[in-house]
RNA sequence: UUUGAUCCUGGCUCAGAACGAACGCUGGCGGCAGGCCUAACACAUGCAAGUCGAGCGCACCUUCGGGUGAGCGGCGGACGGGUUAGUAACGCGUGGGAACGUGCCCAGAUCUGCGGAAUGGCCACUAGAAACGGCGAGUAAUACCGCAUACGCCCCCCAAUCAAAUUUCAUUUGAUUGGCAUUAUUGGAUGUCAAAUUCCAUGGGUGGAAUUUGAUGGGAGGGAAAGAUUUAUCGGAUUUGGAUCGGCCCGCGUUAGAUUAGGUAGUUGGUGGGGUAAUGGCCUACCAAGCCUACGAUCUAUAGCUGGUUUUAGAGGAUGAUCAGCAACACUGGGACUGAGACACGGCCCAGACUCCUACGGGAGGCAGCAGUGGGGAAUCUUGGACAAUGGGCGCAAGCCUGAUCCAGCCAUGCCGCAUGAGUGAAGAAGGCCCUAGGGUCGUAAAGCUCUUUCGCCAGAGAUGAUAACGACAGUAUCUGGUAAAGAAACCCCGGCUAACUCCGUGCCAGCAGCCGCGGUAAUACGGAGGGGGUUAGCGUUGUUCGGAAUUACUGGGCGUAAAGCGCAUGUAGGCGGAUUGGAAAGUGUGGGGUGAAAUCCCGGGGCUCAACCCCGGAACUGCCUUGCAAACUAUCAAUCUAGAGUUCGAGAGAGGUGAGUGGAAUUCCGAGUGUAGAGGUGAAAUUCGUAGAUAUUCGGAGGAACACCAGUGGCGAAGGCGGCUCACUGGCUCGAUACUGACGCUGAGAUGCGAAAGUGUGGGGAGCAAACAGGAUUAGAUACCCUGGUAGUCCACACCGUAAACGAUGAAUGCCAGUCGUCGGGUAGUAUACUAUUCGGUAACACACCUAACGGAUUAAGCAUUCCGCCUGGGGAGUACGGUCGCAAGAUUAAAACUCAAAGGAAUUGACGGGGGCCCGCACAAGCGGUGGAGCAUGUGGUUUAAUUCGAAGCAACGCGCAGAACCUUACCAACCCUUGACAUUUGUCGCCACGCCCAGAGAUGGGCGGUUCCUUUCGGGGACGGCAGGACAGGUGCUGCAUGGCUGUCGUCAGCUCGUGUCGUGAGAUGUUCGGUUAAGUCCGGCAACGGGCGCAACCCACGCCCUUACUUACCAGCGGAUUAUGCCGAGGACUGUAGGGGAACUGCCCGUGGUAAGCGGGAGGAAGGUGUGGAUGACGUCAAGUCCUCAUGGCCCUUACGGGUUGGGCUACACACGUGCUACAAUGGUAUCUACAAUGGGUUAAUCCCCAAAAGAUAUCUCUGUUCGGAUUGGGGUCUGCAACUCGACCCCAUGACGUCGGAAUCGCUAGUAAUCGCGUAACAGCAUGACGCGGUGAAUACGUUCCCGGGCCUUGUACACACCGCCCGUCACACCAUGGGAGUUGGUUCUACCCGACGGCCGUGCGCUAACCCGUAAGGGAGGCAGCGGACCACGGUAGGAUCAGCGACUGGGGUGAAGUCGUAACAAGGUAGCCGUAGGGGAACCUGCGGUUGGAUCACCU
Repeated sequence: UUUGAUCCUGGCUCAGAACGAACGCUGGCGGCAGGCCUAACACAUGCAAGUCGAGCGCACCUUCGGGUGAGCGGCGGACGGGUUAGUAACGCGUGGGAACGUGCCCAGAUCUGCGGAAUGGCCACUAGAAACGGCGAGUAAUACCGCAUACGCCCCCCAAUCAAAUUUCAUUUGAUUGGCAUUAUUGGAUGUCAAAUUCCAUGGGUGGAAUUUGAUGGGAGGGAAAGAUUUAUCGGAUUUGGAUCGGCCCGCGUUAGAUUAGGUAGUUGGUGGGGUAAUGGCCUACCAAGCCUACGAUCUAUAGCUGGUUUUAGAGGAUGAUCAGCAACACUGGGACUGAGACACGGCCCAGACUCCUACGGGAGGCAGCAGUGGGGAAUCUUGGACAAUGGGCGCAAGCCUGAUCCAGCCAUGCCGCAUGAGUGAAGAAGGCCCUAGGGUCGUAAAGCUCUUUCGCCAGAGAUGAUAACGACAGUAUCUGGUAAAGAAACCCCGGCUAACUCCGUGCCAGCAGCCGCGGUAAUACGGAGGGGGUUAGCGUUGUUCGGAAUUACUGGGCGUAAAGCGCAUGUAGGCGGAUUGGAAAGUGUGGGGUGAAAUCCCGGGGCUCAACCCCGGAACUGCCUUGCAAACUAUCAAUCUAGAGUUCGAGAGAGGUGAGUGGAAUUCCGAGUGUAGAGGUGAAAUUCGUAGAUAUUCGGAGGAACACCAGUGGCGAAGGCGGCUCACUGGCUCGAUACUGACGCUGAGAUGCGAAAGUGUGGGGAGCAAACAGGAUUAGAUACCCUGGUAGUCCACACCGUAAACGAUGAAUGCCAGUCGUCGGGUAGUAUACUAUUCGGUAACACACCUAACGGAUUAAGCAUUCCGCCUGGGGAGUACGGUCGCAAGAUUAAAACUCAAAGGAAUUGACGGGGGCCCGCACAAGCGGUGGAGCAUGUGGUUUAAUUCGAAGCAACGCGCAGAACCUUACCAACCCUUGACAUUUGUCGCCACGCCCAGAGAUGGGCGGUUCCUUUCGGGGACGGCAGGACAGGUGCUGCAUGGCUGUCGUCAGCUCGUGUCGUGAGAUGUUCGGUUAAGUCCGGCAACGGGCGCAACCCACGCCCUUACUUACCAGCGGAUUAUGCCGAGGACUGUAGGGGAACUGCCCGUGGUAAGCGGGAGGAAGGUGUGGAUGACGUCAAGUCCUCAUGGCCCUUACGGGUUGGGCUACACACGUGCUACAAUGGUAUCUACAAUGGGUUAAUCCCCAAAAGAUAUCUCUGUUCGGAUUGGGGUCUGCAACUCGACCCCAUGACGUCGGAAUCGCUAGUAAUCGCGUAACAGCAUGACGCGGUGAAUACGUUCCCGGGCCUUGUACACACCGCCCGUCACACCAUGGGAGUUGGUUCUACCCGACGGCCGUGCGCUAACCCGUAAGGGAGGCAGCGGACCACGGUAGGAUCAGCGACUGGGGUGAAGUCGUAACAAGGUAGCCGUAGGGGAACCUGCGGUUGGAUCACCU
């Protein structure tokens, strides 16, 4: 880091440590370490193993002492050094063992006598390019040979005795079988006797015999030697013992894969023989048929092993550089020789590849020694010095050799240490950056002043390591003196994780990124800067390992729903297993001994100034072997027990299974009768059947399948599953009782059996139903849902298949842990077929402890424990590919990887939504009245047009809206002409012009000319107003962004809601309150309740109207009083009435009756002007729509600045094929026209109840008489009036004339519940003028509401959800395009390996040995013999070849699916009852998601019923 939020599961990622590292930036010094991880690739050059003259001859030199050289001879080249290819092995580690060898070394014993023949060098001749030779002559030895000597040593033979081992025989003990007897009805039990042998114990004891071996004794045979120099040593031979080193054998441990399950013929064993230092199939001949393997053989892949290293709390994991031990290898393969030791890195032979030389005939070579070169690679050093030390070889020694070693060089590769300065210093300098413009910060930091000198540099002295002497390192370490702050700081990071923040630039671009993610104009996430954080001669990145990761869980996890219980059972191996006693001591516990190399780690000391590093000591090395003791537990042996398990007897329930038979209802079909026009089917229809008689109805018959009611969270079964009735056979279970057996038990890898539906094969059967299919509908389409038909199939028999949501999504078994209430089967008690109590076994519901992430589970556990089995380890790819097994097929089973994502998921919460449910409200429907939609016109919008038709508003909630009024102006638009500090504001300088009037040019703005008293104030200097000129800051913008904003407004909606505090509940998000029962217009009120209270809303308070009272009063009024007039409140007087405008009163379910719960309230009534909110306004909760407005205003950012600013004239906003909204006027007689006539209220007129503006419908009379008219008035012609500079584009009105469409309006749709709708006129604002609009006013004045089923909107509760940008949501599959990895694939290329056969180098072995042959023997001699050599033959065998398999890898036309991708195409399958509930298995079909059939499941909503 998954979510709006939560808890959980679960993966991914980071922070730590380490490195033989590499890369980027940077780089002062020293110490100690380290340095080809890749090509076991190829190597130029030099060096890495020699030495001995005291073994020998020769040659040369000589100072006459001796030295040098090539040879013969001796010792050493088997050590040291390198590398890790091979090896999964007795290779290594650890611990044991017996059948062995061992040069040099140590100790002991005994010898060291007499002879002989050659040969190298050398000389002569000779071949060859060379390497290397050939032949002949002569010569020496510690080289070679013969003889002698032999206590011992080696080999062989003999006799006796002793010992051991092996084999065999006898006997004893046991087992087995049989007979007899007793008991017993069979079985059986007990006792006794006998027999036979071998099956078992390859049993124990005793005795005999044979064989072998060993010891002692005797005898025969065989085999040794070398000298040198000297006066004392070094040698030589044999032998005994030791030490060291090595060979061999064994136990245990030592990677992965079962998609490797069988392997093996010298294989396993034996006998004889050979061979070896030695055991052994090590080899050979014969005999037997064994041997290894599920505790993983064989095969394949990978790998040197270990001490250790690294990580870790530990257990573990990873690793095997440097150092140390072991192994293996030395160009590749094979082979032996020599030797004490090799099958030999710097030796030999052969074969092969490669390189080099060559006179072309032939030769030479092997850096995985030290340096070094090329190559490979991200990457790893000098062709250095010295034998001074340590060690090795040779030598008596001196000494020689030593790329072992010790040193130096290079490299920040690592670890450790040190420095790059210290103190003081505020004018808080300059400068940078930020800024709210005040300041803040870098910052005591710098400068300045005063000090110090580590390191460096210069100069002087100068070690230890080694001594009698000899020092590569090295004039090094170290010491002393001098020098000057002088020569010495970088890297990464700053969104969260994670320490550290601002500005500018950029604008989903450039880029960043470990994960989440950042960037689309205000980026703490990119780039730069300032500042800050971290580390420091380093820092960061990359790679790898461990950690965190309890995400492999031994320590230490899980499996109802998150991944995970096999579909079920039986049972093999295995694992585990009741009680008591005893023996033994395997495990176990506790002591002792041996070993566990050193180094490392740890602890304590010590040495380099410290540290790293080094030295000493200790501890440890958790292991293995051996031995003593203990005996609780486990295992084992022996004996016993009954609680587990089983047997016996007596009862019982049941859709348990298999087979045979049988029954009735219903469907269909057939036959016959009655009967007539329809039937059937659906939302509505049609296909279909029917006048050839259907449907309906009656009777008869045929056939197949299934068994209503009973019937039940009832029964049975291991699961799948099982349902009419009867019979036969048969499995299991429960209860009760007695006796018996005596742990006989549990689980169960493989294995075996069973296993719904669909499907397959063969043969039957086929009534109904019904995949496929056909037709009809529906639909945009409809390969579906609906309808009519209909085939496989469904049924039976036999044989396959072996899977399901085969589910309780819960493996089996055992024990323990509160209850209540049903039900099924059995028993017991209370005298009982009722009832009650109790008990055993099954099956449900609720619920405590406890568990759980929650939901939930809860004696039938998902609780507490034990045993065994199975399974899981992020999502996708994928239950797929390949391989194997099974299957007739379909397919099943076993079962990956590449690649890709940062999630996928579970439970619960709040919302939103549902073509879910319940309740309620509203002019929402209904009931009514009048309209719109049709006509003409007005007006607004769209569209179109135009130079421009300025801009905005867009479902309701834009469209007579902004606009309370476009001829100019307005005006923002267009054309043309002008201005540029500007039409307007502030500021600076200067002038005192100006304003105003007149004339000229121009369309005008404007330009030119003439005339021309400025105003206020004053301290008289001036200042101010106003205007001109000049200049920069700036003005200006109806330019953009309403998605940067404020303010204002619309809308849901005047809907009844929205919240908080405290408490309580919940792990938590949250819940409760606010739900519930009533009631209300209302979350209005009442009651109840783990809630109690509060707030914003509702209501009330406010205004107007309606009644009354009171006060005041003129310009109002005139009832009563008086006067005057033709007449009039005209006059006096009056305040009654009306009115005006101030203040009060009045209405509260207050009263009565009923109802309701003695509530809230509701219904009715009285009184009252008014009655249940009196009526109408104003008043608009939390919020929603990124709703509207930058063109009212304000405002951030961006943009323009002789223009996107400003001015003027003219035009446009008024266009016109068309479409829509809102209105006006009508279509007429409830009317038109004419005449007469009555009654208003707002409001306005600068103030005012004066005055003025004032009605129409209504009413009366007359006329018109159903017609496009005396309706209707558009349009057009003519004439006028008014306003205004100006009515052409483009005003209103009047008069005369003209007289269009229109006869009540399709689908659809709007308003209204009372002084309302409808109808009638009047007024006002803005305005020069313009009203069918807007806002107000009064006059006349209705109809209807049964009711809430339906439409729309809203509120509350509940339910489902895969939605949360919230259904305008989410989301599936085909197709098309791009990219990626992968399967198949005709084949092709290469590797590994096996089998058969061919070839057969070198070599040893075996045989032979014509030929050749110094030493010894015979022989006078010739010669012979013994022995040897060459040669030849044979089997074995490396390389090579042929053929055939197996296996792995690369490529591959084409092809299959998969993954990812921005806005593509087609549909809409899933999520809500997702609009046909979904899903699982199977089968068929279809562009695709999918559809349909059969069976299963709830992980389905809703309604009804039952409990």

Model confidence (mean pLDDT): 83 of 100. A computed fold for a 1507-nucleotide RNA from an uncultured Alphaproteobacteria bacterium, annotated as small-subunit ribosomal RNA. Its Rfam family is "Bacterial small subunit ribosomal RNA". RNAcentral holds the sequence, with entries from ENA and SILVA.